[in-house]
A computed fold for a 687-nucleotide part of an RNA from an uncultured Clostridia bacterium, annotated as large-subunit ribosomal RNA, domain II. The sequence was found in a public genome assembly. Rfam family: Bacterial large subunit ribosomal RNA. Its family is annotated with ribosome and structural constituent of ribosome in the Gene Ontology.
Context: one part of a larger RNA
């Protein structure tokens, strides 16, 4: 890992609701007893319980009672009307409570025991340490001293001394790392007469011991051992929870919560009973509002001008005061503005209400009661807050989808677009989206645009891209461009300057003259001149040429890591805009057949209409398994089980036939459960 088996809402008591049965203003027995055909028996047993009356804390009173001195008051009841208006005892089912209470799962806590054959320390008694080296003290002799001291030689054999086996340890590398081993092997390494190592026996025990001290050891277990028990501890947490079909179908919100991943109540779902149009939508009518917008009348913010108290500066004055000011500036006025916490104004929607009308009718709503689940929501569009008018961000509001929704489209995609799957069909029409090929359908038709592979990613900004529209200048009295020619004089204007002559700079009545025209000069140039050129004019030429604005589609701006920012091929339309007609295209609609449910009609058969996606969850109907009772069957002429199989049923399932097998077993009805497995890192076994 697979296969097989086992594996989770049970039982008791109490409560409550529904169904059903009995009896009914009553209902019912419990323990116990008796009888008998021993069983789901019958009969006694009325103790007790519930109901028929309540009120009061109670004594107690009683259709009333309590409060109180008292109440006419007030509380709780009774009575009255009518639909409800009756209970009680069994049984069944749903749910709740108390119990382990659907199953498995802690880490832990407490109690009692067992452990020091591992290991830590200690006690008692034993044992072990090849060989080699070094050579302390003491001592002896000699020398030496006043005597010591001291020196030398010898002897001696000290040491947590040295080297190094056994022994103890475990430094580095390496092998191994489901190993030969739950700590090993190889090589290497430390200690090796000592705080050494070691045998045997003994001591210390878990709220404890021991510890040359590491949270280290106390039997592969240690921040508190192991085993048994309390014990099915508790687990607002995780996982799992077993057959089928039909029907309806949520929530991820509010309030409160030592509460926030848990609860309770409400909201939303379902079932039953009741009310019977009470509901919803639209139209009309009547309301309140202060949002969007707008505005500046208020509150504030805020721009320029005018005017102007007051203040500052300067001048003047002994002082009072006066003068002046490109300073600041309230108020006023004018101009142009801004606001969630501004409003002289003010929508659309939305909301509330009434009646009328219409539509809706297996619809909706409300009330009472049984059962829930939900309280992590997600994205998208619009209206806001927070944030950075960031986020697949966060937090509200309104709608949608997903959640709980399959199908078609968007290459691929929970939340986007289309559309809501009862079943069958090799039938038809459409939606979104598409129609050259992949790939079903137009290489469809008309008109335009784009040349960038734009399409098939992006901004500010930039540009004789190109198309269209509008306004306007010049132009056969000849424009624009090109070419030929001119482009002068006072004058080198004045100033400045070394120089300044159109062209460093400054000044300005930038003037005047001659002209077809020519600036006191547009640029290049010179040290300054010179020189080239422009404006301007004539000629040649012969028809358009400039400027501005708007719109369409393009261009640049444009740097990333494998090749690619159309799904691919590829496309100049198979791109973009526009007009038109076809076609394709879904589980949509239709057609044909069928199923279930509801409603309506009908005596019925039946017919018609409608509905039938679905998680949590509610409701309904069934299948199957072991067993019990009653009835009735099958079987050695072959039971159960197993194998094969093209039959039946909407499903769970059922049956037939054949084979195998070799002795039991079915069906109907009712009852009762150890009643259905694929998941729990499930348990056991097999392979």
């Nucleotide at each position: 890992g697979c296969c097989g088996g086992c594996g989770a809402g049970u039982u008791a008591c109490g409560g409550u609701a529904u169904g059903u049965a009995g009896c009914a203003a009553g209902g019912u027995u419990a323990a116990g007893g008796a009888a008998u055909u021993a069983a789901g028996u019958u009969c006694c047993g009325g103790a007790g319980c519930c109901g028929a009356a309540g009120c009061g804390a109670a004594a107690g009173c009683g259709a009333g009672u309590c409060u109180g001195a008292a109440a006419u008051g007030g509380g709780c009841g009774a009575c009255u009307u009518u639909u409800u208006a009756a209970g009680u005892u069994g049984c069944a089912u749903g749910c709740c409570g108390u119990a382990g209470a659907c199953c498995c799962g802690a880490a832990a806590c407490c109690c009692g025991u067992u452990g020091a054959c591992c290991u830590a320390u200690c006690c008692a008694u034993g044992g072990u340490c090849a060989g080699g080296u070094u050579g302390a003290a003491a001592c002896g002799a000699a020398g030496g001293u006043a005597a010591c001291a001291c020196u030398u030689c010898g002897c001696g054999g000290a040491g947590g001394a040295c080297c190094g086996a056994a022994c103890c340890a475990g430094u580095g590398u390496u092998c191994a790392c489901u190993a030969a081993a739950a700590c090993g092997g190889a090589c290497u390494u430390g200690g090796a007469u000592g705080a050494a190592c070691u045998g045997u026996g003994g001591a210390u025990a878990g709220c404890g011991g021991a510890g040359a001290a590491a949270u280290u050891c106390c039997a592969a277990u240690c921040g508190a051992a192991a085993c048994g028990g309390g014990a099915u501890a508790u687990a607002g947490c995780u996982g799992g929870u077993u057959c089928u079909c039909c029907u309806c179908g949520a929530a991820a919100u509010a309030g409160c919560u030592u509460u926030a991943g848990g609860g309770c109540u409400a909201g939303c779902c379902u079932c039953a009973a009741u009310u019977u149009u009470a509901g919803a939508u639209u139209a009309u009518c009547g309301g309140g509002g202060g949002u969007a917008g707008a505005g500046c009348a208020c509150u504030g913010a805020a721009u320029g001008g005018g005017u102007a108290a007051g203040g500052g500066g300067c001048c003047u004055u002994c002082g009072c005061g006066g003068g002046u000011u490109a300073c600041c500036a309230a108020a006023c006025u004018u101009u142009a503005u801004c606001a969630a916490a501004c409003u002289c104004c003010g929508a659309a929607u939305a909301c509330c209400g009434a009646a009328u009308a219409a539509u809706u009718a297996u619809a909706u709503a409300a009330u009472u009661g049984g059962g829930a689940g939900u309280c992590a929501g997600a994205c998208u569009a619009c209206g806001g807050g927070c944030g950075a008018u960031a986020a697949g961000g966060u937090u509200c509001g309104u709608g949608g989808u997903c959640g709980a929704a399959a199908g078609g489209g968007a290459a691929a995609g929970a939340g986007c677009c289309c559309a809501g799957a009862c079943c069958u069909a090799c039938a038809u029409c459409u939606a979104a989206g598409g129609u050259c090929c992949c790939c079903a359908a137009g290489u469809u038709a008309g008109g335009a645009u784009u040349a960038a592979g734009u399409g098939u990613a992006a901004a500010a900004g930039g540009a004789u891209g190109u198309u269209u529209u509008a306004u306007u200048g010049c132009u056969u009295a000849g424009a624009c461009a090109a070419c030929c020619a001119g482009g002068a004089u006072g004058u080198u204007g004045g100033c400045u300057c070394a120089g300044a002559a159109g062209c460093a700079g400054c000044c300005a009545u930038u003037c005047a003259u001659u002209c077809a025209a020519a600036g006191a000069g547009u640029g290049c140039g010179u040290a300054a001149u010179a020189g080239c050129u422009c404006a301007c004019u004539g000629g040649u030429c012969g028809a358009g040429u400039g400027a501005u604005a708007a719109a369409g589609c393009g261009c640049c701006g444009a740097a990333g890591a494998u090749a690619c920012a159309c799904g691919g091929g590829g496309c100049u339309a198979a791109a973009u805009c526009u007009u038109a007609c076809a076609c394709c295209g879904a589980a949509g609609a239709u057609u044909a057949g069928g199923a279930u449910u509801g409603c309506a009609a009908g005596u019925a058969a039946u017919u018609g209409c409608a509905a039938u996606g679905g998680u949590a969850g509610g409701g309904g109907a069934g299948c199957g398994u072991c067993g019990u009772a009653u009835g009735u069957g099958g079987g050695c002429a072959g039971a159960a089980g197993c194998c094969a199989u093209a039959u039946c049923g909407a499903a769970a399932g059922a049956g037939g036939u054949g084979g195998u097998g070799g002795a039991c077993u079915g069906c109907a009805u009712a009852c009762a459960a150890g009643u259905g497995a694929g998941a729990a890192u499930g348990c056991c076994g097999g392979c």